Small-subunit ribosomal RNA, central domain from an uncultured bacterium, 351 nucleotides, folded computationally.
[in-house]
Context: one part of a larger RNA
C1' cells in the first nucleotide's frame, strides 16, 4: 500500500489445460451506457483559501468571494471505450504436400560385460591397500576354455553446448497404436485472440501399500584397517531399495536461481530442420528466406557482474510474487496424506 521491485540483494507458482474475470487487429454504419461540453437546480451555518474591515497588534470578530459532490435535471457532441449490424484478412485455427526427431504407450526381440551353476584343463594361492588385515581357497579357489547352461539389469562405439518434449524428462534394434512442433502452397473459417484468480491434470530421487522379481550395485548392519578416538573418509561382506505390474506421496540448487503473450531495435561466426536461387547429367559449393539451438560482441541497460533479435533493451496486456536478519517455513488452526509428510502460515521475544 502509495510506490518501488522480483539473473545473483527479499522475490518468477515445478510445469502445463482451462473457468470467471482483466486485456484485444482492421473498415463502414447505427445508438449514446462511460467519457466530454453549455445551460440549471442543490450541496445549511460554523471551520477552510483569498480579498476587504472592527478590537492600539495579534490570537479572535465581522463582512464579501471561493472552495467543497464518482450528486440531480434539461440540451448537445461522437473521436475513445461500450453496445448493435454490416463487412474484411495482416492474429488465429483448418486443409493440402514433403521432410525431422532418445516425444509418449505397449509388445515380442538382440549382443557384450557381470554372477551363479555343471564340465574341461591345472596347482597355491586368490583378492585387496597407502600398507594391510577381516574374507575366498587343497572339501581343489583365482586362472584358463571362440565349452554348456540360468538370472536379472543396463544399452559400449555412433552421441554431437545434435535432436525431441510444457515441464519432470527422453538412448539397443523391430512392429503395433499415439501427441506436438517447423517448412512450403494460400484453398476455406473470418477476431474464432492473449493472459488466467479459483479448478484440473502432469510432476526427478527418495519414500509408503500389495504382489512379483532380484544379477550388480548398496543406506541400514557386521566385521577388518586408520585414529587420541572414527559411531567417517579405505577394505571385506551385506539387508531395505533399485527393476516389474497396480495405486499412494506431491517434493528438489524442479535452475536459464531469468512466468506467459505480441511488436519493435547494428552486427559477425557455428550447428539442426524446412524451403528457394545459382551451379550440376546428378551432386558438392556459394547467396537468400523461414524456424529451432550455441558462441561472440554493438547501442542501450544494470549497483556490478553481466544482458545483449533466445534481452536482463524499448514498449503494452494478464497472471504470481517481495517488503529488514533471527525466531521459523516454526506454533496453531485449516486442509491433504496409510505414514513419513505436504500447502496454508503468524506472534511474543531478540539485533
Nucleotide at each position: 500500500u502509495u510506490g518501488g521491485g522480483c539473473g545473483u540483494a527479499a522475490a518468477g507458482a515445478g510445469c502445463g489445460u482451462g473457468u470467471a474475470g482483466g486485456c484485444g487487429g482492421c473498415c463502414a454504419g447505427g445508438u449514446a451506457g462511460g467519457u466530454c461540453a453549455g445551460c440549471u437546480g442543490u450541496g445549511a451555518a460554523a471551520a477552510c483559501u483569498c480579498g476587504a474591515g472592527g478590537c492600539u497588534c495579534a490570537a479572535c470578530c465581522u463582512c464579501g468571494a471561493g472552495a467543497u459532490g464518482u450528486c440531480g435535471g434539461c440540451u448537445g457532441a461522437a473521436a475513445c471505450c461500450a453496445u448493435c449490424u454490416g463487412g474484411c484478412u495482416a492474429g488465429a485455427g483448418u486443409c493440402c504436400g514433403g521432410a525431422a526427431g532418445a516425444g509418449g504407450a505397449g509388445a515380442a526381440u538382440g549382443g557384450a560385460a557381470u554372477u551363479c551353476c555343471c564340465g574341461g584343463u591345472g596347482u597355491a594361492g586368490c583378492g585387496g591397500u597407502g600398507a594391510a588385515a577381516u574374507g575366498c581357497g587343497c572339501a581343489g579357489a583365482u586362472a584358463u576354455c571362440g565349452g554348456g547352461g540360468a538370472a536379472g539389469a543396463a544399452c559400449a562405439c555412433c552421441c554431437g553446448u545434435g535432436g525431441c518434449g510444457a515441464a519432470g524428462g527422453c538412448g539397443g534394434g523391430u512392429c503395433u497404436c499415439u501427441g506436438g512442433g517447423a517448412c512450403g502452397g494460400u484453398a476455406c473459417u473470418g477476431a474464432c485472440g492473449c493472459u488466467g484468480a479459483g479448478a484440473c491434470g502432469c510432476g526427478a530421487a527418495a519414500g509408503c501399500u500389495a504382489g512379483g522379481g532380484g544379477a550388480g550395485c548398496c543406506a541400514a548392519c557386521a566385521g577388518g584397517a586408520u585414529u587420541a578416538g572414527a559411531u567417517a573418509c579405505c577394505c571385506u561382506g551385506g539387508u531395505a531399495g533399485u527393476c516389474c505390474u497396480a495405486g499412494c506421496u506431491g517434493u528438489a540448487a524442479a535452475c536459464g536461481a531469468u512466468g506467459g503473450a505480441u511488436a519493435c531495435u547494428u552486427g559477425c561466426u557455428g550447428u539442426g530442420g524446412g524451403g528457394g536461387g545459382u551451379g550440376u547429367u546428378a551432386a558438392a559449393u556459394c547467396c537468400c528466406c523461414c524456424u529451432g539451438u550455441g558462441g561472440c560482441g554493438g547501442a542501450g541497460c544494470u549497483a556490478a557482474c553481466g544482458c545483449a533479435u533466445u534481452a536482463a533493451g524499448u514498449a503494452u496486456c494478464c497472471c504470481g510474487c517481495c517488503u529488514g536478519g533471527g525466531g521459523a517455513g516454526u506454533a496453531c488452526g485449516g486442509u491433504c496424506g496409510c505414514a513419513a509428510g505436504g500447502c496454508u502460515g503468524a506472534a511474543a521475544c531478540u539485533c
Its mean pLDDT, the model's own confidence on a scale to 100, is 88.